[in-house]
Molecule: transfer RNA
Organism: Saprospiraceae bacterium
């Protein structure tokens, strides 16, 4: 330089034919219950502008652009 994938909680990750399931799981933190403490185990809870900016729409995490970052392919 060209193509193609990815990017959602602290981490791995669904959700990706647009909507009345309202943004979730599991690990992990917290706090409570249990213990003589501690782990396990059981309950509760915090925690996200879905990568950034625009667009289309009545309505975007989901569909289009463009940027960034990443990973792979070609040259």
């Nucleotide at each position: 330089c060209g193509g193609a994938g990815c990017a959602u909680a602290g981490c791995u990750c669904a959700g990706u034919c647009g909507g009345u399931u309202u943004a979730g799981a599991g690990c992990g933190c917290a706090c409570g219950c249990u213990u003589c403490a501690c782990a396990c185990g059981c309950g509760u809870g915090a925690g996200g502008u879905c990568g950034u900016a625009g667009g289309u729409u009545c309505g975007a995490a989901u569909c289009c652009u463009a940027c960034u970052g990443u990973u792979c392919c070609g040259a």